[in-house]
Predicted 3D model of a 79-nucleotide RNA (c-di-GMP-I riboswitch aptamer) from a soil metagenome. The prediction has a mean pLDDT of 90. RNAcentral holds the sequence, with entries from MGnify.

């Protein structure tokens, strides 16, 4: 190098959720860890709590692992 194969954005459809978002189904944007893990940053959202000039602001104890970084586990195959 090449083979078998894997995962599935966005969007539809259902279901769960206050929302962010999750989970099935369909659908491929694009992934070599796009398996799995919030320890670190960052991002989202604010239901409950504070505050309020009643507009609205703040807060994560929710959420993203397809936002970087770390940690772990791992298929083919030259060397």
């Nucleotide at each position: 190098a090449a083979a078998u194969g894997g995962c599935a954005a966005a969007c539809c459809c259902g279901u769960c959720g206050a929302a962010a978002g999750g989970c099935g189904g369909g659908g491929a944007c694009g992934c070599a860890a796009a398996g799995c893990u919030u320890c670190c940053g960052g991002u989202c959202u604010a239901a409950g709590g504070g505050c309020u000039a009643c507009g609205g602001c703040c807060u994560a104890c929710g959420a993203c692992a397809g936002c970087g970084g770390g940690g772990u586990u791992g298929c083919c195959g030259a060397a």